RNAcentral holds the sequence, with entries from MGnify. The RNA shown here (c-di-GMP-I riboswitch aptamer) has 89 nucleotides and comes from a rhizosphere metagenome.
[in-house]
RNA sequence: GAUAAAGGCAAACCCGUCGAAAGGCGGGGACGCAAAGCCACGGGUCUAAGGGCUCCCAUGCCGGAGCCUACGAUCGCCGGGUUGCCGAA
Numbered sequence: 001g002a003u004a005a006a007g008g009c010a011a012a013c014c015c016g017u018c019g020a021a022a023g024g025c026g027g028g029g030a031c032g033c034a035a036a037g038c039c040a041c042g043g044g045u046c047u048a049a050g051g052g053c054u055c056c057c058a059u060g061c062c063g064g065a066g067c068c069u070a071c072g073a074u075c076g077c078c079g080g081g082u083u084g085c086c087g088a089a
Stems, first nucleotide, its partner, number of pairs: 001086001008033002013028006031076001037082003041079003044074003050069007
């Protein structure tokens, strides 16, 4: 970062699968991407199983609701780190 060349990746959605969920993985499929390769280091965002608090119900059982919380997730949210293809202006 080009109306170049060779290529690459793969959104939504569908099917299967793992997971409490967010989401991940595989197949199909292309919205797009000059790093849409990799890394959770910083920020943001998402989820809340577990934990905490409050309330409801109740027979001291069982159960329900709300709020908070990441050690979970997202690199195709941004920044940062790192590794790459080509070489016109």